The prediction has a mean pLDDT of 84.
c-di-GMP-I riboswitch aptamer from Ammoniphilus resinae, 95 nucleotides, folded computationally.
NCBI's taxonomy places the organism under Bacteria, Bacillota, Caryophanales, Paenibacillaceae, Ammoniphilus.
Of the family's consensus pairs, 95% are formed in the model.
The sequence was found by an Rfam model in a public genome assembly.

[in-house]
RNA sequence: AUCAGAAAAAGGCAAACUCGUCGAAAGGCGGGGACGCAAAGUCACGGGUCUAAGGUGAUCCUUUUCAUCUUCACUAGGACGGCCGGAUUACCUGU
Numbered sequence: 001a002u003c004a005g006a007a008a009a010a011g012g013c014a015a016a017c018u019c020g021u022c023g024a025a026a027g028g029c030g031g032g033g034a035c036g037c038a039a040a041g042u043c044a045c046g047g048g049u050c051u052a053a054g055g056u057g058a059u060c061c062u063u064u065u066c067a068u069c070u071u072c073a074c075u076a077g078g079a080c081g082g083c084c085g086g087a088u089u090a091c092c093u094g095u
Base pairs, nucleotide, nucleotide: 003094004093005092012037013036017032018031019030020029021028022027035082041088042087043086045085046084047083048080049079050078054075055074056073057072058071
């Protein structure tokens, strides 16, 4: 330096659930908690998935028109790395 993770050591992370908190939501952060993880470290670059506040269009209401309200659709500039790929850095052991 390359590749690999069978066994081992030092350690690391922390799903569900739960409490607090932030957020419109998806979800984030902190405490508890461990199902799991050899990159379950980091980066939303490609794919995928989630959400739709705002925006756009329609709808509803009305004598009529417009706006608001209601409902629906679309939409990421919001999210997810513990969905996959990619990039990048790293502990131990073997080679």